[in-house]
Molecule: transfer RNA
Organism: marine eukaryotic metagenome
This record gives sequence, structure tokens and C1' cells, in this order.
RNA sequence: GAAUAGCUCAGUUGGUAGAGCAUUGGUCUCCAAAACCAAAGGUCGUGAGUUCGAGCCUCGCUUC
Repeated sequence: GAAUAGCUCAGUUGGUAGAGCAUUGGUCUCCAAAACCAAAGGUCGUGAGUUCGAGCCUCGCUUC
């Protein structure tokens, strides 16, 4: 310094967590691929604290 979806990563000054790829379904096609549309998928490493409210601030711990 880093830890957020299966993987790679965003997340602005604290205000109901997102993208790309992958997966599943659909459209298209003789079939498949490609393309397009849609869906599913997260106790935000863990335990506390502050706060009306924490992915974000503070402290401990774990892993790299």
C1' cells in the first nucleotide's frame, strides 16, 4: 500500500453498491458463432467504535 459480484476493477465531500468480461435466458440463424436485449450474482476480509446514516472516518486482528 491492497482486500468490493466467478474474474479484473470503479465507487467523487459519509446518504439505499456499479462497470467490463464470464454465466443463464431470449431475439436472430437450418445449427452454431457473432451481434443485440434481459436476468441472476455482494453479510463491501473480520471484530468493535463514531454517526440519524459507514464501501468511505477511527482502533484491533487476518491475508497478500